[in-house]
Small-subunit ribosomal RNA from a metagenome, 1438 nucleotides, folded computationally.
Its Rfam family is "Bacterial small subunit ribosomal RNA".
RNA sequence: AGAGUUUGAUCCUGGCUCAGAACGAACGCUAGCGGCGCGUUUCAGGCAUGCAAGUCGCACGGUAACAGUGGAGCUUGCUCCAGCUGACGAGUGGCGCACGGGUGAGUAACGCGUAGGUAAGCUACCAUAAGGAUAGGGAUAGCCUUACGAAAGUAAGAUUAAUACCUGGUAUGCUGUAAUUCACAAAAGUGGAUAAUAGUAGAGGUUUCGGCCGCCUUAUGAUGUGCCUGCGUUAGAUUAGCUUGUUGGUAAGGUAACGGCUUACCAAGGCGACGAUCUAUAGCCGAGCUGAGAGGCUAAUCGGCCACAUUGGAACUGAGACACGGUCCAGACUCCUACGGGAGGCAGCAGCUAAGAAUCUUCCGCAAUAGUCGAGAGACUGACGGAGCGACGCCGCGUGAAUGAUGAAGGCCUUAUAGGUUGUAAAGUUUUUUAUAGGAGACGAACAUCUCAUGUAGGUGGGAUUGACGGUAUCCUAUGAAUAAGGUCCGGCUAACUACGUGCCAGCAGCCGCGGUAAUACGUAGGGACCAAGCGUUGUUCGGAAUUAUUGGGCGUAAAGGGUACGUAGGCUGCCCGGUAAGUCAGAUGUGAAACCCUUGGGCUCAACCUGAGGCUUGCGUUUGAUACUGCUGGGCUAGAGUUACUGAGAGGAAGGCGGAAUUCCUGGUGUAGGGGUGAAAUCUAUAGAUAUCAGGAAGAACAUCUGUUGCGAAGGCGGCCUUCUGGCAGUCAACUGACGCUGAUGUACGAAAGUUAGGGUAGCAAACAGGAUUAGAGACCCUGGUAGUCCUAACCGUAAACGUUGUAUACUAGGUGGUUGGAGUAUUGAUCCUCUGACUGCCGCAGCUAACGCAUUAAGUAUACCGCCUGGGGAGUAUGCCGGCAACGGUGAAACUCAAAGGAAUUGACGGGGGCCCGCACAAGCAGUGGAGCAUGUUGUUUAAUUCGAUGAUACGCGAGAAACCUUACCAGGUCUUGACAUAUACUUGUAUACUAUAGAAAUAUAGUAGCUCUUCGGAGCGGGUAUACAGGUGCUGCAUGGUUGUCGUCAGCUCGUGCUGUGAGGUGUUGGGUUAAGUCCCGCAACGAGCGCAACCCUUGUUCUUAGUUGCUAACAGUUCGGCUGAGCACUCUAAGGAGACUGCCGGUGACAAACCGGAGGAAGGUGGGGACGACGUCAAAUCAUCACGGCCCUUACGACCUGGGCUACAAACGUGCUACAAUGGGCGAUACAGAGAGUUGCGAGACCGCGAGGUGGAGCUAAUCUCAAAAAGUCAUCCUCAGUUCGGAUUGGAGUCUGAAACUCGACUCCAUGAAGCUGGAAUUGCUAGUAAUCGCACAUCAUUAUGGUGCGGUGAAUACGUUCCCGGGCCUUGUACACACCGCCCGUCACAUCACCCGAAUUGAUUAUACCCGAAGUGCCCGAGCUAACCCCG
Repeated sequence: AGAGUUUGAUCCUGGCUCAGAACGAACGCUAGCGGCGCGUUUCAGGCAUGCAAGUCGCACGGUAACAGUGGAGCUUGCUCCAGCUGACGAGUGGCGCACGGGUGAGUAACGCGUAGGUAAGCUACCAUAAGGAUAGGGAUAGCCUUACGAAAGUAAGAUUAAUACCUGGUAUGCUGUAAUUCACAAAAGUGGAUAAUAGUAGAGGUUUCGGCCGCCUUAUGAUGUGCCUGCGUUAGAUUAGCUUGUUGGUAAGGUAACGGCUUACCAAGGCGACGAUCUAUAGCCGAGCUGAGAGGCUAAUCGGCCACAUUGGAACUGAGACACGGUCCAGACUCCUACGGGAGGCAGCAGCUAAGAAUCUUCCGCAAUAGUCGAGAGACUGACGGAGCGACGCCGCGUGAAUGAUGAAGGCCUUAUAGGUUGUAAAGUUUUUUAUAGGAGACGAACAUCUCAUGUAGGUGGGAUUGACGGUAUCCUAUGAAUAAGGUCCGGCUAACUACGUGCCAGCAGCCGCGGUAAUACGUAGGGACCAAGCGUUGUUCGGAAUUAUUGGGCGUAAAGGGUACGUAGGCUGCCCGGUAAGUCAGAUGUGAAACCCUUGGGCUCAACCUGAGGCUUGCGUUUGAUACUGCUGGGCUAGAGUUACUGAGAGGAAGGCGGAAUUCCUGGUGUAGGGGUGAAAUCUAUAGAUAUCAGGAAGAACAUCUGUUGCGAAGGCGGCCUUCUGGCAGUCAACUGACGCUGAUGUACGAAAGUUAGGGUAGCAAACAGGAUUAGAGACCCUGGUAGUCCUAACCGUAAACGUUGUAUACUAGGUGGUUGGAGUAUUGAUCCUCUGACUGCCGCAGCUAACGCAUUAAGUAUACCGCCUGGGGAGUAUGCCGGCAACGGUGAAACUCAAAGGAAUUGACGGGGGCCCGCACAAGCAGUGGAGCAUGUUGUUUAAUUCGAUGAUACGCGAGAAACCUUACCAGGUCUUGACAUAUACUUGUAUACUAUAGAAAUAUAGUAGCUCUUCGGAGCGGGUAUACAGGUGCUGCAUGGUUGUCGUCAGCUCGUGCUGUGAGGUGUUGGGUUAAGUCCCGCAACGAGCGCAACCCUUGUUCUUAGUUGCUAACAGUUCGGCUGAGCACUCUAAGGAGACUGCCGGUGACAAACCGGAGGAAGGUGGGGACGACGUCAAAUCAUCACGGCCCUUACGACCUGGGCUACAAACGUGCUACAAUGGGCGAUACAGAGAGUUGCGAGACCGCGAGGUGGAGCUAAUCUCAAAAAGUCAUCCUCAGUUCGGAUUGGAGUCUGAAACUCGACUCCAUGAAGCUGGAAUUGCUAGUAAUCGCACAUCAUUAUGGUGCGGUGAAUACGUUCCCGGGCCUUGUACACACCGCCCGUCACAUCACCCGAAUUGAUUAUACCCGAAGUGCCCGAGCUAACCCCG
């Protein structure tokens, strides 16, 4: 000191969360020791038992207990007697019990804190000083006797003492009264002096006879306490008014004392927005925790003050109480009881119970400190000193240390013949804090007391005595690792990782979030990290949070400027001079208790802890000074503000009057069939005469053009013309006043539209409503109507995106350019132009500011003053209360609950039934189809023992499969095998392999039999069988673990990088722009300059030509010929196959920007990438494939492996895709006849010949191919028949007969012949391909292959039509724009309803608490009044 979390990414705003420290804590796991602290925060609930306040015999009468002494008796160790002594129960008396100890209920207060006052007071004991202490008196408790009662206790009689009580006397004193005088004081008053008058005191005890203690009066001090005052001291305004002894006065009473403290009378005051009253909460402070500080929170322990003592009330005694362990009364509760009555108060120390997450021993001692009493010894003291319990906290120590590598074993991991890690860790050697055992053993304690000495005394010196803790701390010796480690965490924040298990399950989680089969996030293990006798969790506080901002925030768009103005209180306020000294500043001084805290010393071995000194205590008071600023006060000024005069512009306001156009309605005329309305219609209107048109009349409302980011107004707002009244603003030059100013809570006024009330008015428009359409519906948009309303008058309402989303005022800070409206000046004859200067109103732009966008002299810049407002989203501007309103509603305005975001600006994409530009058989223009029929083939579905599996929008569906009868084959049924059908290795054993035969069987297989090895260095090797073990095997799963391969966008023109520049940043620029291209192709421009992958080219093929070569090819010339390039011959030509040439916008003209390029032309076989192919950028679709292959992980192992036979993949209500054949005459049948290319062939192609109607058969010439064969090309051409029909079209289906292949054509092949002759007459919605040698049409060949082709791959023959063009559909590219999308429009997202749950509001009613008010009953007690009796008096009683 920060971090995580909103987004695809970014910056900002903003909340939530974490890391820190702390605790009187609690809970979980764990636990060796010691020191010092702390320990019912909850029920101020209730309490058994014991103790917590007594003491004095030197105040008193005395003698119940104990001890002693003396005496007596006798039973010789007992009884009795004597207050005689020490002492002392009960009692009188004195002092104490008002301290100490506990608790925090109440209290928002002079309760507390701080500073003062008391001249308005008191103060026992104590200190100092002065004086005094006289003469008398009668009682009373106790004891004794009697009576009552269960008890507690009570009553009567007799008797007795005092330092108990009372009277008289004395009085320098004290108190009171009235008077005189002095001093102080503003006054009230206070103090002193003088003389007078009234009242007012006393107590003794003891002694060693020196005295000591006590008593009375007075004064002073000290201590304690009462009262008063300034200032400070929680929250709520959804508490705004409160108060009648209330505020004051006079008089009296009362008190220690002032005072409405109390009473009578008089007056009507007093408090309050600077928050009264009411409500809620709370003991206050020193301090504690936290924080850099300012602050925030807290009020345990320790200390100061206050309050309380079962609840409420009351007084008495006393110096002091309205009294914790006193009294009286009342209430509740508990206990005793003989039922008549009594007793009690742990918020003292222990302890119990209850409550609670939770808090201790019914301990020891007065040795120390301290208190009360006492002359003292001493007594008493749960104050206190100690111990006990509790890891509750802080601090300290230990569980070992040193050495030690076979880097042991075991565990875990791994790429596993091995390595890594646990790990110097262990084992082993040496040593010892603690521990165990034994021994020694404190300080705290002498300043006290006693005693001795000395001294007049205070005192000084010596000696003796006293320890709960405690045989404790501490020290010494012996033994020797022996007695002692856990907790949490390991995805990021946050230090620390692997394996296995699990499989959105179990679970984790502080936030983000993990887990759906390879989880570093769950559980376990190994390893590691951090703390450590503790570690985590929970709770709470502060911090981080500048997230309430004084220090130290904001309000254009993130939450946030009031709708506007006027103005009250308040806040702030121009220039100069004088005075004052309240604020302010400085010095001195008092106080700010101690403890705590900080600094620095000291003591416990250190530390915690204890302790000395200093600081701090930021505050308040008193006093002295300073006078800049603020305040107050006096005087002056004119720059702010205002007044007067003149001038100017204006939809500023109010009232009255007038005007024309338009609309609708009414009347009349002309006139006839429609009008109106819409995307199209209909409702509507019209032959009862509309619409149209002409004339006349009526009514209401609004004011076209001018009109303009023009004007005016505070805002809302204001628009025909004229008149009247009236507000504000601006300018100019003078004069005047002299700070008169700014802002503005509460308040007042104004305040669009809609709405409300009453009365008018109502032409048009028009919520509601009605009808017609649209639509799935249409409660809408569109149409036809139409009422409130819109208008006027009077009065309410008081809100708007009332917005510039920007409060008002003042000052300052570059410019440029417009508009409106004033003023001045130069020039000019003038219109006018130019320059300067005010006010208002726009745009652009620098500095600066801003998160950015943007603002920028009209600030969102720089400053000042004042007001308003904000503090995460939702709930909610809701509920409730109050106020306003006729109502509608408005103002003020929460919480529970819930989420981890909500939000602003900008960026890149994607998307848009947004825009611009462009392309593509994308549309259009055409040709031929598909969709209808039959069949083939694939798929879905269904069926099945099985119908193996995969592909499934485009991008699956004649696809994997370029050949399912067996095999293939993965599927099913049955029969079989288990080191295996296949591979490698080892060991042992045995043998050739192999071929054949027979039997059983569906076969696999089993059994039997026959024939039968090679090489050799003679060891063996090769090969085969068997046994055993490692292992084989899997078309089993996961294509969402993967490699490789492939499809698609798309042969679309794009995709990026380096450096630079730019932006806070994501990013941008480059790649955009102007042209051009098939193309990010090229050119130009440009904060960019270059480069890469793509495009193009390089490759193959085809089109022209040349060179070379010339058999199996060719044949022009020559020769021969059986007339066939057949032969000789030739290599010209064709062709073959190698290598060259050729095309490059190269040339010309035009256009274009002198460019790139385009258009046209020439030449050329070919012309503008000549045609075709191969070639597929960055990437997208978790696209396809684990069944081509490979491969991680998982799974099976006498089976999910392997073999065999048979079946299935060929099923068939239905649906879809792709094809073939057709529906015919541009055709079909028959006959004749012509012209290809590219291929294939020895398990092959198979000629000629013969046989068969034919499929084919017989046979086998030639050919390992430019030689032979397949091989016939077909459409075409010629000729002929058919004549528009379900046909001489079409060929499905079925019957029969055959052929071929093959062990085998039943399931399930192809072909042939004869016969049969189905649907179908050009195909709905919809939809496909194709731009030239293309479509269409015609055949041929090949791969696969024993056989099987309508499919696939190739080949050639014949050979078109059309393209105006880019509006539209689809897809794509570039630029731009909007976005709340980013899984990216197949996105996001809103509301109702249903069910369940949670929270809040209302709610008939009901219960309790608190407070206030009126009245009634009323205990104890105090005061007053009256009073019998009694007394010497006090007193007591009624």